[in-house]
């Protein structure tokens, strides 16, 4: 300088005017609210999806452990927990920095392996290769023999071809009629034992010729974890109006019935009716109301008020550790609204982006060369203008969105010293 690979910050800056929301402080009023004046604070790296963990609340639940759902799922640490993080193995991928894996058990047991092949799982014989047997057909010939060729029929065969994502180790030599772990050697792989690791795992040495390929983000099996529901969780005050209790005062207490209970006729208290008012002008019919007013209980709406901001809390520093993180000490209080505030106009200035202008220099092209012509270009001058998005109980995480800028450590290639 070009390419890139990784890990951090930053997410416009200043001023003016007029607003909004919280807190405090003084005043002030028509005093538990409301208005004026001061002073303070007022979105994020993801506040976003609401996907995992938990805090916190109700609610179930005498302990424990089974099954059943449901999740994780290499080892080791970290943590209030995780499915997250850190350090590692193992695999795969890049020339390298580094990246990417849900990465336990396929010999318990069941299912599936599409299409294409002969055969897709206690193998399989389509062509090919190799042996025989018979026919036939050339050729040689001592005429019954052999060579060689097309074919059928019976076998072998897993080396080659061919299908497939995969075809029952892989290369190589010997073997064999042709072949084959039939033999070996290497490699890979299963057991055994050693060494080194806390451990996944690694390395050495024996051993077996090699055994049932794949899929478990199929079902399962093994190991661990896992009550349910959510701030609209939940507590508290608490109108009107309607409704329900209860006491008290006016009113009315007509008729049939039941029950009590006594001085035998009447009282109390209940059903049912009538009557009377309305609907709608009567009669019939249908439906409704059948007490009025005062206090006082209790519940439930509307409304308030708490949960609700000092916390697994920021910030700077020192220790421990490879780190994730933890521990110690010092300093800071840093949004709490709710039909939901955090705004809106202005002005100067920084990026990005265009447009005009072109100095030095560059690259191409043409020329002997001076030089030209086309691109790029620094200072200048002009426009535009800021991405992705808005807390809602809160705190760890994961994702996903994101204009542009900025640092820092590595890595490949080039060029100079």
């Nucleotide at each position: 300088c070009c390419a890139g690979a990784c890990g951090g910050c930053u997410g416009g800056a200043c001023g003016g005017c007029c607003g909004c929301u919280c807190u405090u402080c003084g005043g002030g009023c028509u005093u538990u609210g409301c208005c004026c004046g001061g002073a303070g604070g007022g979105a994020g790296g993801a506040a976003a999806g609401u996907c995992c963990g938990g805090g916190c609340u109700c609610c179930a639940c005498g302990g424990a452990a089974a099954c059943a759902c449901g999740g994780u799922g290499c080892c080791g640490g970290a943590u209030a927990a995780c499915g997250u993080c850190c350090g590692g193995c193992g695999g795969g991928g890049g020339c390298g920095a580094c990246c990417c894996c849900a990465g336990g058990g396929a010999a318990a047991g069941u299912g599936c392996c599409a299409c294409a092949g002969a055969a897709a799982g206690u193998a399989a014989a389509c062509c090919g290769c190799c042996u025989g047997u018979c026919c036939c057909c050339c050729g040689a010939u001592c005429u019954u023999u052999c060579g060689g060729g097309c074919g059928u029929c019976a076998g072998g065969u897993a080396a080659g071809g061919g299908u497939g994502a995969a075809a029952g180790g892989g290369u190589g030599c010997g073997g064999u009629a042709a072949g084959a772990g039939c033999g070996c050697a290497c490699c890979g792989c299963g057991c055994c034992c050693c060494c080194g690791g806390u451990a996944a795992c690694g390395g050495g040495g024996g051993u077996g010729g090699c055994a049932g390929g794949g899929c478990a983000a199929a079902c399962c099996c093994c190991a661990c974890c896992g009550g349910g529901a959510g701030c609209a969780a939940g507590a508290c005050c608490a109108a009107a109006u309607a409704g329900g209790g209860g006491c008290g005062g006016c009113a009315c207490c007509c008729g049939u019935u039941c029950u009590u209970c006594c001085u035998c006729g009447g009282a109390a208290g209940g059903a049912c009716g009538a009557a009377g008012c309305g609907c709608g002008u009567u009669u019939c019919c249908g439906c409704g109301c059948c007490g009025c007013c005062g206090c006082c209980c209790g519940g439930g709406u509307c409304g308030g008020u708490c949960g609700c901001g000092a916390g697994a809390g920021g910030c700077g520093u020192c220790c421990g550790g490879c780190a994730a993180c933890g521990g110690g000490c010092g300093u800071c209080c840093c949004a709490g609204a709710g039909g939901a505030a955090u705004g809106g106009c202005c002005g100067u200035c920084c990026a990005c982006c265009c447009c005009c202008g072109g100095c030095a220099c560059c690259a191409u092209g043409g020329g002997a060369a001076a030089c030209c012509a086309u691109g790029g270009g620094a200072u200048g001058g002009g426009g535009c203008g800021g991405a992705c998005a808005g807390a809602a109980c809160c705190c760890g995480g994961c994702u996903u969105a994101c204009a542009g800028g900025c640092c820092g450590u590595c890595u490949g290639g080039c060029g100079c010293g």